[in-house]
RNA sequence: UCCUUAUUAAGAGCGAGGGAGGGAAUGGGCCCUAUGAUCUCGCGGCAACCUCACAGGAGUGAAGGUGCCAAUUCCCACGGGGUGGAGCCAUCACCCCGGCAGAUGAGGA
Numbered sequence: 001u002c003c004u005u006a007u008u009a010a011g012a013g014c015g016a017g018g019g020a021g022g023g024a025a026u027g028g029g030c031c032c033u034a035u036g037a038u039c040u041c042g043c044g045g046c047a048a049c050c051u052c053a054c055a056g057g058a059g060u061g062a063a064g065g066u067g068c069c070a071a072u073u074c075c076c077a078c079g080g081g082g083u084g085g086a087g088c089c090a091u092c093a094c095c096c097c098g099g100c101a102g103a104u105g106a107g108g109a
Stems, first nucleotide, its partner, number of pairs: 001109008013043005021032003026077004044069003049065002051062004073101001078098008
């Protein structure tokens, strides 16, 4: 880097450093940010994929390896469906399902 697979509406922040943009990419929206963000480090915490213990199993517990700790993966983009505004179409608002992309774990090339 690629492939397979599971999850992705829950949960969990303080300090120090640093000093400009940041929220993966493109576009749009919305938001965070000199009351110092993103990021790095320390400490703390959350969760329970792998792991371990118990158990016939369902499962329960622990927390060693990862992961994570603004906003649903911040939201939308592609396809289908529903509700409402209206007699129909168009259009608008909201919602649901699927897909794409991404993230993380486990396994593999």
This is a predicted structure of a 109-nucleotide RNA (SAM riboswitch aptamer (S box leader)). Rfam family: SAM riboswitch aptamer (S box leader). Gene Ontology term of the family: regulation of gene expression. The sequence was found by an Rfam model in a public genome assembly. Of the family's consensus pairs, 97% are formed in the model.